[in-house]
RNA sequence: CUUUUAGAGGAUUUGAUCCUGGUCCAGGCGGAACCAUGGCGGCGUGGAUAAGGCAUGCAAGUCAGAGGGCCUUUUUGAAAGUAGGGGUAACCUGAAUUUCGAGAAGGUACCUGGCAAACGGGUCAGUAAUAGAUGGGUAACUUACUCCAGAGACAGGGACAAUCUGGGAAACUGGGAUAAUCCCUGAUGGUCUUGAGAUUACAAAUGUAAUCUCAAGUAAAGGGAACCUUAUGGAACCGCUCUGGAAAAGGCCCAUCUCUCAUCAGGUAGUUGGUAGGGUAAUGGCCUACCAAGCCUAUGACGAGUAGGCGGGGUGAGAGCCUGACCGCCGACAGUGGCACUGAGACACGGGCCACACUCCUACGGGAGGCAGCAGCCGAGAAUCUUGGGCAAUGGGGGAAACCCUGACCCAGCGACGCCGCGUGGGGGAAGAAGGCCUUCGGGUUGUAAACCCCUUUUCUCAGUGACCAAGGGAGGCAAACUCCUUGAGUGUAACUGAGGAAUAAGUGGCUGCCAAUCACGUGCCAGCAGCAGCGGUAAUACGUGAGCCACAAUGGUUCGCCGGAUUUACUGGGCGUAAAGGGUACCGUAGGCGGUCUGAAAAGUUUACCGUUAAAGGUCUCGGGCUUAACCUGAGAAAUGCGGUAAAUACUUUCAGACUAGAGGGCAAUAGAGGAGGUUGGAACUGCUGGUGUAGGGGUGAAAUCCGUUGAUAUCAGCAGGAACACCGAAAGGGAAGCCAAACCUCUGGGUUGACCCUGACGUUGAGGGACGAAAGCGUGGGGAGCAAACGGGAUUAGAGACCCCUGUAGUCCACGCUGUAAAUGAUGGGCACUAGCUGCUUGUAGUAUCGACCCUACAGGUGGCGAAGAUAACUCGUUAAGUGCCCCGCCUGGGGAGUACGCCGGCAACGGUAAAACUCAAAGGAAUAGACGGGAGCCCAAACAAGCGGUGGAACACGUGGCUCAAUCCGACAACAAGCGAAGAACCUUACCAGGGUUUGACAUGCCAAUGAAACCAAUGAGAAAUCAUUGGGUUCCACAAGGACAUUGGCACAGGUGCUGCAUGACCCUCGUCAGCAGGUGUCGUGAGACGCAUGGUUAGAUCCCAUAACCUGCGCAACCCCUACCCUAUGUUUCAUGUGUCAUAGGGGACUGCCGAUAUUAAGUCGGAGGAAGGUGGGGACGACGUGAGGUCGGUAUGGCCCUUAUGCCCUGGGCUGCACACGUGUUACAAUGCCUGCUACAAAGGGUUGCGAAACCGUAAGGUGGAGCUAAUCCCUAAAAAGCAGGCCCAGUUCGGAUCGAGGUCUGCAACUCGACCUCAUGAAGCCGGAAUCGCUAGUAACCGUGGAUCAGCCAUGCCACGGUGAAUACGUUCCUGGGCCCUGUACUCACCGCCCGUCAACGCAAACGAGCUGAAAGCAGGCGAAGUUCUCGUUUGAGACCUAGCCUGAGUUCAGUGAGGGGGCGUAAGUCGUAACAAGGCACGGGUAGGGGACCCUGCUCGUAGAAUAUUUAAUUU
Repeated sequence: CUUUUAGAGGAUUUGAUCCUGGUCCAGGCGGAACCAUGGCGGCGUGGAUAAGGCAUGCAAGUCAGAGGGCCUUUUUGAAAGUAGGGGUAACCUGAAUUUCGAGAAGGUACCUGGCAAACGGGUCAGUAAUAGAUGGGUAACUUACUCCAGAGACAGGGACAAUCUGGGAAACUGGGAUAAUCCCUGAUGGUCUUGAGAUUACAAAUGUAAUCUCAAGUAAAGGGAACCUUAUGGAACCGCUCUGGAAAAGGCCCAUCUCUCAUCAGGUAGUUGGUAGGGUAAUGGCCUACCAAGCCUAUGACGAGUAGGCGGGGUGAGAGCCUGACCGCCGACAGUGGCACUGAGACACGGGCCACACUCCUACGGGAGGCAGCAGCCGAGAAUCUUGGGCAAUGGGGGAAACCCUGACCCAGCGACGCCGCGUGGGGGAAGAAGGCCUUCGGGUUGUAAACCCCUUUUCUCAGUGACCAAGGGAGGCAAACUCCUUGAGUGUAACUGAGGAAUAAGUGGCUGCCAAUCACGUGCCAGCAGCAGCGGUAAUACGUGAGCCACAAUGGUUCGCCGGAUUUACUGGGCGUAAAGGGUACCGUAGGCGGUCUGAAAAGUUUACCGUUAAAGGUCUCGGGCUUAACCUGAGAAAUGCGGUAAAUACUUUCAGACUAGAGGGCAAUAGAGGAGGUUGGAACUGCUGGUGUAGGGGUGAAAUCCGUUGAUAUCAGCAGGAACACCGAAAGGGAAGCCAAACCUCUGGGUUGACCCUGACGUUGAGGGACGAAAGCGUGGGGAGCAAACGGGAUUAGAGACCCCUGUAGUCCACGCUGUAAAUGAUGGGCACUAGCUGCUUGUAGUAUCGACCCUACAGGUGGCGAAGAUAACUCGUUAAGUGCCCCGCCUGGGGAGUACGCCGGCAACGGUAAAACUCAAAGGAAUAGACGGGAGCCCAAACAAGCGGUGGAACACGUGGCUCAAUCCGACAACAAGCGAAGAACCUUACCAGGGUUUGACAUGCCAAUGAAACCAAUGAGAAAUCAUUGGGUUCCACAAGGACAUUGGCACAGGUGCUGCAUGACCCUCGUCAGCAGGUGUCGUGAGACGCAUGGUUAGAUCCCAUAACCUGCGCAACCCCUACCCUAUGUUUCAUGUGUCAUAGGGGACUGCCGAUAUUAAGUCGGAGGAAGGUGGGGACGACGUGAGGUCGGUAUGGCCCUUAUGCCCUGGGCUGCACACGUGUUACAAUGCCUGCUACAAAGGGUUGCGAAACCGUAAGGUGGAGCUAAUCCCUAAAAAGCAGGCCCAGUUCGGAUCGAGGUCUGCAACUCGACCUCAUGAAGCCGGAAUCGCUAGUAACCGUGGAUCAGCCAUGCCACGGUGAAUACGUUCCUGGGCCCUGUACUCACCGCCCGUCAACGCAAACGAGCUGAAAGCAGGCGAAGUUCUCGUUUGAGACCUAGCCUGAGUUCAGUGAGGGGGCGUAAGUCGUAACAAGGCACGGGUAGGGGACCCUGCUCGUAGAAUAUUUAAUUU
């Protein structure tokens, strides 16, 4: 110095990450509404929808001092003459009264007249510019009332109201009379008006001012009470006329600003201008006549939609965005449309005329009305108040004034509609009461909260006092002195005082995250919640209720709307390689934008200073003031980004002028090239034709077939014809703007590059629209047609095959001339200029060096590749050819789908192209990278995985298990591997959980309490019964204590027991599996924005993440290995059993031994591997135990434990019987076999490991045998089970359904056991089935293994055991090897998968729902156009008694269209919806790589042809990089 005081984020795409991107939330606000609740006051505010319709009352009158009338009082004149009086009477008088006349005082708004009614009040329909805002102009104008100044007001005449009188229902109207501040005529008149002329001054588009001359024209109204007076008047005062000025207000004009749509691109005939006239207060096509043909428009005309504008209001850090209630300014409107009159002012809300619509009255002839004034009513609506009081104040109209009027206004009423303030009590009070809720049952919480004690009285009730707002006005008075009288709707209100008593006063929303605040119960994908993510399928902090807590509070929440967050339209402040986005080319170029160096001038932009303006209110700041405070009201000042003006500055931009050469261009000389167009020629191949040779096949495929061929194919030779394409060179090489361009030669032609000089002198760059070019396919016309080949046809494949494969084959492909105008038209990267490290290739030119000439080398320039600094990027990657750093211009993007679609328009012959939405729907869609998983992807490796072998299963019979079926019940669990000789290492009863029947209810079992009984408990017997059980009888008569009581028992009762009832998807624990596979993880560090990576990769090696080398890694842990057990060899010690001693085959215990230790070879002389020696054993010697992180919601609640739920005279408990064993069938695991390597008979050897006292049980005897009798011995190296069997030796059988095989069945027995019927095993005799080696397929095993052979044990009374677990005997074959199958490990790669390929996912069809477009049409509205008719009214013409006509218009009718809505049979697509149908198109090489364009075909996804892209895997080659 400066108008400095100010900006927060979160949730949601993923297995996780970063980014892009949308959706949602937290804030503030409202003329609000709804729901729940509601104590008081103040200040504000309240019909936003139907400018829809309105009953009733009020909202504009006033002036009596302009005039007429009317009324009252009064005075008076004249006439009549009543009562009364006088009088005999005539008659006289005569209050009152009546009539006529003249005055005075007062009243009255009926009439004439004046002023007001054009203000005030309401509303926002129309209006996108005749509006508004801001700033100017009017020399192109007006102004009643008000103020200032000057001058003046003479004379004469006339009409029309009320009243009166006719008509009419009414509205109203006919006739006759009269006054004025009503109207008219004449006179006078100036600095007035008009015309003509002159002079001066100012000005510069038309002009203006002053002065002078002439001519013409134009004024007036009175009223009147102080006072004076000559009685006629004068005169203050109030009025009247003319002129000039002021104030304040208005009319007109100009500039700038002022919403959306280009799917509105051309509009306009009074249209643009001129001349002349008319009209107006005034300019002007405002209007008329004539003349000219202009005028507006991509800087958006014209058209359509929407809308009163502004001061301001809301929000926001601001820039902005949204908005226009209340208050103020301007505009417009007054039922709809038109028109004028009066007037200073209106084309007039509460005036007029006409037309139309509506409502009302009517005597049917006609009339009346206009709440968008204040109240109020109806209607529509989510929704918006009293038919209040008063003119006391402020303001307005009239009046001389008093006054009158005033729904303006001031007040009151209603509404928590908003803002603000106050209150619903304060202090103490732990037995932490009761109750509620929760609980781990201990307690916690509600909670000092309550009760209780003390205190206060705002509020409330009652009583009392009681304002401000009042200034004016009137009377008296000389008086503006003074005195007196009088004016308050609000209101007995605000306020104050006193008394009483905690007394009268709390709710609403929320509690999964965002987002502050949690538990229980109920419910069970139900009911429901939800702003987004989402919650609910039996343990819901998300639903409902309760308790507690959190937030705000007379309010709380919801809905709707706006701003913010949203940098999500990006001016401040975004992007476009792959996320949305670069136009096919940027090739030519228009408008436009931007633009090199120097000099001078100007001063438009720019900057500075000052002036004017920016109404008030509001908002902000400073200093105040008034209501108790605040809200609210109010005073003064500051400030007010804008616009206009004046003066200055001149760096930059701009304009003008001059100059320059670095940009750009031209000339000259070279030069490379598939650049373009036309023409000519050529060889290879192919097909066809002719001829020769030649014979049976050829062709094609995964394999085939269709097809060709004995009428001679294919093959081969010769010749001829035809069309298309150009091998090698040839390379990610070259050229071109792109598309694209390839044989050779000729002609024509475009562009580029290099070199050295000369010339022009900014001529440049970009480029909206526009033009040109533009692969393939396709279209038109005419040719041509060899090969290939959409469509079509045939053959295959297949469940099908509209395909992939094969055989044919037409458009087309080729040429000429037209059209089309699109592609993944891609570097998915617009053009131009400048700047910012390099290294290394290829290509073109030039120069240097060198050479005979070249190559090479060096340098510069152009092009084209690779790798990389800085930097950039979300990352991938880019990186002088930028995606880096900057400037200029153009194009394009703003969530996904709907959709590049519909409608409209433009283009096209058509196909179709260009431009280009919305409704609706979803909460994502997407990019890059990461870890996994997967691949009919690649590499390496392993495994009884394959191969090589041996033996089986699948066929038979039987056994066992499972399913199914059956049943009263056939209890339950387990179902790919990882269920099925499994739980079950033993179902006749028991087991047993199932079924039937019979019983029982504190229970078969545990603990505690209460009561009763006890001559107990206990034992035995009898009866009933199927048993359980029930009943009865007898025996028995306890212990501590000696009263009570207890132990114990029974009975009754209460707590509870009990449950093989449910949930293994609530759990513990244990187990299975991948897998004895080699992996899994951490610390520190480093790299990466991050998820993550490295460590743990490459190369070797290993059984092994075993080890070595190397290395941004270095270490560590769980696994591997080792340690442990058994075993093979040896030694030592001991010796129950063994043995005649001695011993040690043996047993027990302990030790040794093996470590790649030694040698050789090989290897990176590293790990290791191979071979050898020695040794009982050699490279983990063999076997076992041991199972990482994890996976499979794997298995088990029925082993046990356990949360929750369920049953409680039953889902518990007891008993008898039955069932779990049921049999058409299917599967699994086994046994025995089918035989001669065998079977049978006889004889005869050799084990190991186990078990045994409710047991094993010897010898001996009996029995054919099972077994029986018997009982020795043995608590076991002692006795027993116990015989091993196969093998061996001898004999028989002789290939046969057998001397194989043994099922089945009959008879007779034995054993166990309460009990062998359902339903046991074994023995003897007899019977003698299937079966002759097993289809597809499939299992185990690599050495003491397979195979064969027997032995033992657990369970167990017995046994359905052929099972399981152990033991030994005899004892093989084979492995070339890792191509394939299966499983696994590591690494690379692709991915649209992550519930992880048993994944994901596309389209038709079928069902339901939703929105939009089309649609034969139908209906309505709006704005125009054309024609006809045409009211009122202005103006004009004619005529005059009323009048008639012309022009124009509102309006109405008709017509053809336009636009916008509504509705619509129907057909087509789109979107959505747990479990529909058909296929499987895409994602992995997705099983035919995918995709773009185009064309044809097809149920569907799609398929095929042509061309293009890589956003394709794998492999090979090349290029490039690195190394040599």

About this RNA: Small-subunit ribosomal RNA from a Pseudomonadota bacterium, 1524 nucleotides, folded computationally. Its Rfam family is "Bacterial small subunit ribosomal RNA". Its mean pLDDT, the model's own confidence on a scale to 100, is 83.